This is a predicted complex of two RNAs, RNase P RNA and transfer RNA, with 404 nucleotides together. It holds a member of the Rfam family "Bacterial RNase P class A".
[in-house]
RNA sequence: GUCGAUUUGAUGGUUGCCCUAAAAUUUUUAGGGAGGAAAGUCCGAACUCCGCAGGACAGGCUGCCUCCUAACUGGAGGAUCUUUAGAAUGGCAAGUGCAACAGAAAAUAAACAUCUACAUUAUUGUAGAAAAUGGUGAAAUGGUGGUGUAAGAGACCACCGGUUUAUUAGGAGACUAGUAAAGCCGGGUAAACCCCAGCCGGAGCAAAAUUGAGUAGCCCUAUGUUGUCCGCAGUAAGGGCGGGUAAAUUGCAUGAAUUAAAUUGUGAAAUUUAAUCAAGAUGAAUAACCAUCAUUCUAAUUUUAGAAUACAGAAUUCGGCUUAUAAAUCGAC
RNA sequence: GCGAGAUAGCUCAGGCGGUCAGAGCGUCGGAUUCAUAACCCGGAGGUCGAGAGUUCGAGUCUCUCUCUCGC
Numbered sequence: 001g002u003c004g005a006u007u008u009g010a011u012g013g014u015u016g017c018c019c020u021a022a023a024a025u026u027u028u029u030a031g032g033g034a035g036g037a038a039a040g041u042c043c044g045a046a047c048u049c050c051g052c053a054g055g056a057c058a059g060g061c062u063g064c065c066u067c068c069u070a071a072c073u074g075g076a077g078g079a080u081c082u083u084u085a086g087a088a089u090g091g092c093a094a095g096u097g098c099a100a101c102a103g104a105a106a107a108u109a110a111a112c113a114u115c116u117a118c119a120u121u122a123u124u125g126u127a128g129a130a131a132a133u134g135g136u137g138a139a140a141u142g143g144u145g146g147u148g149u150a151a152g153a154g155a156c157c158a159c160c161g162g163u164u165u166a167u168u169a170g171g172a173g174a175c176u177a178g179u180a181a182a183g184c185c186g187g188g189u190a191a192a193c194c195c196c197a198g199c200c201g202g203a204g205c206a207a208a209a210u211u212g213a214g215u216a217g218c219c220c221u222a223u224g225u226u227g228u229c230c231g232c233a234g235u236a237a238g239g240g241c242g243g244g245u246a247a248a249u250u251g252c253a254u255g256a257a258u259u260a261a262a263u264u265g266u267g268a269a270a271u272u273u274a275a276u277c278a279a280g281a282u283g284a285a286u287a288a289c290c291a292u293c294a295u296u297c298u299a300a301u302u303u304u305a306g307a308a309u310a311c312a313g314a315a316u317u318c319g320g321c322u323u324a325u326a327a328a329u330c331g332a333c
Numbered sequence: 334g335c336g337a338g339a340u341a342g343c344u345c346a347g348g349c350g351g352u353c354a355g356a357g358c359g360u361c362g363g364a365u366u367c368a369u370a371a372c373c374c375g376g377a378g379g380u381c382g383a384g385a386g387u388u389c390g391a392g393u394c395u396c397u398c399u400c401u402c403g404c
Stems, first nucleotide, its partner, number of pairs: 001333007009293007017033007035311001039322002042320005047204004054230004059200005064078005079089001080087002090195002095193002097189002112134002114129006142160006161185002163182008208250004217241004223233002257276008295308005334404006342358004351389001360376004382398005
């Protein structure tokens, strides 16, 4: 310096604001009062409502194995690959596509230099080859040694590598280590179309529920919480313009809750016991001042003095992800 | 809480990826004209909002962030 994790100042006094409880009769007493991200609204749910939430298609999401969890695109531990830091990690032997330019040629493959044979004064031409060497490119099509050939090639043979099929051992499993057969031998790309497996009704606390106030009318017309079709229900349900009234209460914080200990587990976590109830505002409270201490910096070195403290403010709740960030502590490089 | 957008100075196309970048208005120059405008011809001007990832290759595909607009 980078990355990861934890903490996110404390105590006392005075004044001010909000909530709860008890009294009192308009005040008193006691207790409490914004985060690790409250942010983004990227995921998942709880909860509420919808005469289908029932089926099919379309569409969308996830994708190695095992486990945790209410669930998830989250977490833990492994396996594989390997760029050493990570992985958006099923399938290219189901099919269809794509690869500009360069290069002879990017699959109906292909011949520039080069090699062999023939002709030719040389240059050059015809036929054959594609292995080796060179050139182009992100990528050029199994490797080594032989047989064979005019020169060559899995054309053929031996060994090795890859692939497919069958099978043995270990492992819960992904997978690992072997055996046998088959000349089967161009690969890449699926955050390309697609195939396979699993999952998905919609809308959202401005959801909804209760009480209260108040209201002229005009127009369209069968639809009914993603889209299409079927089913079911329904014939005044639904919708538009305009006018009128517009408040109060509930939802609203007891939770997949928090803290501590023990046990089990590699771990994430789970189980048991005990204790606690820790904001609930609604044009919006959670603050201001003083003193002391803590941390950091500067100066001084006898006491000390001065300054600073980041990112940022709840609005139904919870589990994750991502982003912003001063200082301190711990760990790794 | 929900839904969209960002491409030249301005307004906008594009896009199941081919190594790019377009159109109109504006601007500069030329030609024409007594002069200007119109018309005609030719140019300049672009990190496709930013970053990371997939791929041989990203303006286009995926993720995150920033800004703008609407209900």